[in-house]
RNA sequence: AGAGUUUGAUCCUGGCUCAGGAUGAACGCUAGCGACAGGCCUAACACAUGCAAGUCGAGGGGCAGCGAUUAUAUAGCUUGCUAUAUAAGUCGGCGACCGGCGCACGGGUGAGUAACACGUAUGCAAUCUACCUGUAACAAAGGGAUAACCCGGAGAAAUUCGGACUAAUACCUUAUGAUAUCAAAAAGUUGCAUGAAUUUUUGAUUAAAGAUUUAUCGGUUACAGAUGAGCAUGCGGAUCAUUAGCUAGUUGGUAGGGUAACGGCCUACCAAGGCGACGAUGAAUAGGGGUUCUGAGAGGAAGGUCCCCCACACUGGUACUGAGACACGGACCAGACUCCUACGGGAGGCAGCAGUGAGGAAUAUUGGUCAAUGGGCGAGAGCCUGAACCAGCCAAGUCGCGUGAAGGAAGACGGCCCUAAGGGUUGUAAACCUCUUUUAGAUGAGAGUAAAGGUACCUACGCGUAGGUAUUUGCAAGUAUCAUAAGAAUAAGCAUCGGCUAAUUCCGUGCCAGCAGCCGCGGUAAUACGGAAGAUGCGAGCGUUAUCCGGAUUUAUUGGGUUUAAAGGGUGCGUAGGCGGGUUGUUAAGUCAGCGGUGAAAUGCACCAGCUUAACUGGUGAAUUGCCAUUGAAACUGGCGAUCUUGAGUGUAGCAGAAGUAUGCGGAAUGUGUGGUGUAGCGGUGAAAUGCAUAGAUAUCACGCAGAACUCCGAUUGCGAAGGCAGCAUACCAUGCUACAACUGACGCUGAAGCACGAAAGCGUGGGUAUCGAACAGGAUUAGAUACCCUGGUAGUCCACGCAGUAAACGAUGAAUACUAACUGUUUGCGAUAUAAUGUAAGCGGUACAGCGAAAGCGUUAAGUAUUCCACCUGGGGAGUACGCCGGCAACGGUGAAACUCAAAGGAAUUGACGGGGGCCCGCACAAGCGGAGGAACAUGUGGUUUAAUUCGAUGAUACGCGAGGAACCUUACCCGGGCUCAAACGUUGGGGGAAUACAUAUGAAAGUAUGUAGCCAGCAAUGGUCGCCAACGAGGUGCUGCAUGGUUGUCGUCAGCUCGUGCCGUGAGGUGUCGGCUUAAGUGCCAUAACGAGCGCAACCCUUAUCGAUAGUUACUAACAGGCAAAGCUGAGGACUCAAUCGAGACUGCCGGCGCAAGCCGUGAGGAAGGUAGGGAUGACGUCAAAUCAGCACGGCCCUUACGUCCGGGGCGACACACGUGUUACAAUGGUAUGAACAAAGGGAAGCCACGUAGCAAUACGGAGCCGAUCCCCAAAUCAUAUCUCAGUUCGGAUCGGAGUCUGCAACUCGACUCCGUGAAGCUGGAUUCGCUAGUAAUCGCGCAUCAGCCAUGGCGCGGUGAAUACGUUCCCGGGCCUUGUACACACCGCCCGUCAAGCCAUGGGAGCCGGGAGUACCUGAAGUAUGCAACCGCAAGGAGCGUCCUAAGGUAAUACUGGUGACUGGGGCUAAGUCGUAACAAGGUAGCCGUACCGGAAGGUGCGGCUG
Repeated sequence: AGAGUUUGAUCCUGGCUCAGGAUGAACGCUAGCGACAGGCCUAACACAUGCAAGUCGAGGGGCAGCGAUUAUAUAGCUUGCUAUAUAAGUCGGCGACCGGCGCACGGGUGAGUAACACGUAUGCAAUCUACCUGUAACAAAGGGAUAACCCGGAGAAAUUCGGACUAAUACCUUAUGAUAUCAAAAAGUUGCAUGAAUUUUUGAUUAAAGAUUUAUCGGUUACAGAUGAGCAUGCGGAUCAUUAGCUAGUUGGUAGGGUAACGGCCUACCAAGGCGACGAUGAAUAGGGGUUCUGAGAGGAAGGUCCCCCACACUGGUACUGAGACACGGACCAGACUCCUACGGGAGGCAGCAGUGAGGAAUAUUGGUCAAUGGGCGAGAGCCUGAACCAGCCAAGUCGCGUGAAGGAAGACGGCCCUAAGGGUUGUAAACCUCUUUUAGAUGAGAGUAAAGGUACCUACGCGUAGGUAUUUGCAAGUAUCAUAAGAAUAAGCAUCGGCUAAUUCCGUGCCAGCAGCCGCGGUAAUACGGAAGAUGCGAGCGUUAUCCGGAUUUAUUGGGUUUAAAGGGUGCGUAGGCGGGUUGUUAAGUCAGCGGUGAAAUGCACCAGCUUAACUGGUGAAUUGCCAUUGAAACUGGCGAUCUUGAGUGUAGCAGAAGUAUGCGGAAUGUGUGGUGUAGCGGUGAAAUGCAUAGAUAUCACGCAGAACUCCGAUUGCGAAGGCAGCAUACCAUGCUACAACUGACGCUGAAGCACGAAAGCGUGGGUAUCGAACAGGAUUAGAUACCCUGGUAGUCCACGCAGUAAACGAUGAAUACUAACUGUUUGCGAUAUAAUGUAAGCGGUACAGCGAAAGCGUUAAGUAUUCCACCUGGGGAGUACGCCGGCAACGGUGAAACUCAAAGGAAUUGACGGGGGCCCGCACAAGCGGAGGAACAUGUGGUUUAAUUCGAUGAUACGCGAGGAACCUUACCCGGGCUCAAACGUUGGGGGAAUACAUAUGAAAGUAUGUAGCCAGCAAUGGUCGCCAACGAGGUGCUGCAUGGUUGUCGUCAGCUCGUGCCGUGAGGUGUCGGCUUAAGUGCCAUAACGAGCGCAACCCUUAUCGAUAGUUACUAACAGGCAAAGCUGAGGACUCAAUCGAGACUGCCGGCGCAAGCCGUGAGGAAGGUAGGGAUGACGUCAAAUCAGCACGGCCCUUACGUCCGGGGCGACACACGUGUUACAAUGGUAUGAACAAAGGGAAGCCACGUAGCAAUACGGAGCCGAUCCCCAAAUCAUAUCUCAGUUCGGAUCGGAGUCUGCAACUCGACUCCGUGAAGCUGGAUUCGCUAGUAAUCGCGCAUCAGCCAUGGCGCGGUGAAUACGUUCCCGGGCCUUGUACACACCGCCCGUCAAGCCAUGGGAGCCGGGAGUACCUGAAGUAUGCAACCGCAAGGAGCGUCCUAAGGUAAUACUGGUGACUGGGGCUAAGUCGUAACAAGGUAGCCGUACCGGAAGGUGCGGCUG
């Protein structure tokens, strides 16, 4: 210090999230030790038990208990001892009692409290203060009671009553007394003031206690100090205005009471005040501070432990005592709760320390000691002290230490991974060797905390103190610490590893299980889930959760914004407030400086020091940014005074205008009325219809009437604050500008509240109503059409008066002032001229510098540079909604949330894509033509259906005569059945064996299985063996995934595009180049140009066809010469021609004319075989479609292994109601049939092509020559000639079927082709629609080839023969290219997206009501208690008892306001992979959209009126 996340990418705005630190924490896993600090955050919930405040006998009477002593008695007896009993307060002491002091401290808690409660600073001339200190003075004389004890009574108890006795440092009386108090008088002093203090004089009132060892301790009065407390005031620190008015002792005065003291603190009377937008009152929340956490700071959050203050002590009230309380371990009353009870009554208060229950995610021991520190009492010893000091429990925190160190590579074993004979990693890690011993455990020694105090003695001085000696006092604790021996011995985990964020691989899983802080992972190759291995981080801890600050400049004082992202009020006037011109004087409030007081300590910081270090602790210092006082300064701001004119205003003279209000007048148009002319339609639309019209419309003429609006002028024009304002005239009224510089002299700017104005629609009352026209009606359109279009038409539109108060009320830009380059147009003045130039002021516009801005853009009319004031914003949705309040006749307007939900929503610009946007251009794209398809039959492919199987793939264009360029078996992958399992085939290695095979039989459907013979080999022979076997390793799969892939292919498209380097522009994505003009088939060129060049494409280079030349001349050719046949280049020969082959030439807009800057275009031009790319082919840029193919091949992963492998027989791929595609043949006379005659090219040929001959009607068969090919063979048809048919389902057409055959083949049943004879179906030119083709093309005719035994070929690929028509043209359909424009699209229009309805879930508003809560009001009742009153009773009296009065807690009643929960039903809202209806918005979104308003409609929405351009 930043990072992730909106987009295809970019910049910005903006939210969400993360990395850091912290905690009185909790949870999960884990855990060796020590030091220091910490430990009920929840129920101020309820509490068993123990302890937490006593002490003084040196105040007192006394003597229950204990000890001692004495006396008496008894017993034992040792005759003076023990024990027991009784007696005596005689002594030590002391329960209870009287009395004194303490109990108001210490300790706990944070409920209440928004307050002088707290903090800070002042004040008390308005106060008190026990114990303590100092000073001064005093303590005289008496008296009467009372508790305890004793006696008696009541009661279960708690407790209590009566009688009698008695003491005091208890109580009372008298005396004395002042520097006390009160009253009166006088004097000067002092204070801002009310007043205060002092001195003098006189008068009045009020004190005391004793104890004791004689040394002291106490007592009383007064003054002073110290300490503590009380009161008052300024300033400071929280939320809500959807809380705006509050207040009756209320505000003040007078008099009195009360208090320690001031005061409405209380009472009586008088006055009517007091508080409040500088936030009263009310509500809800909360102890405050020192400080703590965080932060660079400013701030923000917190207030546990420690310290200070406050408040409270079961809840509420009250007083008593006392120096001090309205009292935590005191009292009284009321209430709730718990306990005891004999039912009559009583007792209690852990928010003290432990502890229990409960609550909760959660928080400890019913420990030890008064040794130290501190407190109470006491003369003291001492006693008490859950304050305190210690210990125990808890990783709950911080700090420290350890779990070993050095060496050690065969880089061991094992694990995991890989490209796997091998390597990597775990890893110097281990083993092994050497060393150390902190810590734990063992043994032993062993502090300091004790300064001091107590006791005894001594010394010094006059006392009481001081000093010394001896002795005694330690809970913690035999702890800290130290020493010794042994021994690596006793000690490591947790989280993470997709990015942010350090750290990766394998296996499992398969949108499942799961993860997740955000983005997001998981649908068969998951670095994101689970496990393993490894790695990373931290480490006795590590993670998670919760909360706070930070990052967040995301509330912005430091330090933000408002044209379009959220955000300028619709506009003006103006109150408070804020801010304010020049000069001068004065003042000193702000400001600045010096100095004084305070700002507690602790904390934090710096330095030093003590625990072995650190944490921790101690010391010193600075700091404590603050408040108050005081002394100065006077620049600036403020106050006061004077003055000035430039801001502002006034005046005079001009000028301008649709500024406003009222009244009058005008013509055109529209509608309508009357009359005339006139006749059949008018009107309306995309096209129609509704409507009007023969009862005379429309049209036209004349004359009336009515209402509304003002043509031209008219314009980036003018005026107005905005809304807005337009015929002409008049009246009234307001404004602005200019010139002059006469007057005033800062009078100014802004402006919360407030007031006024405020389009359209709308509302009320009364008029008016020509046009237009929501609603409504009808007609169309449509799937529907509550719309767009048409015909009508009410409210309204108009006027007057009133209301309403909103708009895209917009420049989406608040007002004011000053400053900051230019150029240009225009309106209105002034000045100057000459009629140009030109100057100046105020407006209205355009371009543009600097600057600003995210950019678009703004730019003297700022969105620039500055100042002042106001308004507004803080993610999207929910929502401008709900509730409340205010306004309104209503419609509604103003103000204005939350729950919940999402990770975005948004602005500007970029590149694409798209548009029922625009421009330019191209293509058999349309048009113009020719021929087809769609109808028929058949062939073939596909779908569907069927089937044991009908194997699989291809599916818009870009599947469907496609893979398949040959399914009877094979192919074959499918089905049924029968077999095999190192296997059907192949390879390698090893073993053994061999010179080979041929045939037959049985069985079987075959494969196979079994057997035999011959031959061969070995052996003399008998006989044995026989091609193939055995073993091992590799197998095999047309099984899945084309969405894991390679390769190949289709398509856009043979379309003209796609990019790069450098430079330049832009914050950037990107742009430029590649755009523009002309041109081209072309990003083909030329010109222009912040671009200059280049690459892949285009073109060319290649092949072929067309012309010519050269060379060579067989199997090709034959002109000339010669020979020769029935005929024929047949032969000699030739190298001319054709041809075939190779190498060349040729065509380049080169020439001419016209146009053009050029490129180029045009021409029936010339020449030429060919002319503008000569024709055809090959050649397919960057890319798109997760396009096709795992079944052509290859290949990752997965799956099968006596089978998903493999062999065989048979079947199937050929099924058939039907639908589609592609073809063939036809429907005939431009034809069919018959006979005769002619002309190709390109290919193929040995298991072949086959001349020729014979046989057959023929397919073919039998003979048979030639040819491995320019040699031989396959080998033409349309055409032509002649004849016939004569328009018919035919001499067209040939399907189908019957019969007979031929050929191939192991085999033609399923399921071949061909031949002959017979049969002779549909079909007479084909609906909507649709396909191909622009010249040697379409059309038409045949020929060949591949595959192949044969062939289902009408298919595919080639070849030649004959050989057209048409193109005006680019409006339209389709596709494409370039430029531009809009966009809410980017999976890119097959996009995006809106609303109702239906379903589930969630939170929320209303709601008949119901149930609570706190606060207040009125009335009733009213305990205890203070104060106060009183005749009855007691007492001589004082007084008491009793009874009243005032006030009041609790309680009751009543109505209200506020607030919470719940509620049948109901309203909208949000969310939810695949629901329904439409299609409102985004493109001109198919009716431009949006804003306000009104009406209407299932819904989005539609329409009217006015407005805006986004």
Description
Small-subunit ribosomal RNA from Candidatus Caccoplasma merdipullorum, 1510 nucleotides, folded computationally. Taxonomically the source falls in Candidatus Caccoplasma (Bacteria, Pseudomonadati, Bacteroidota, Bacteroidaceae).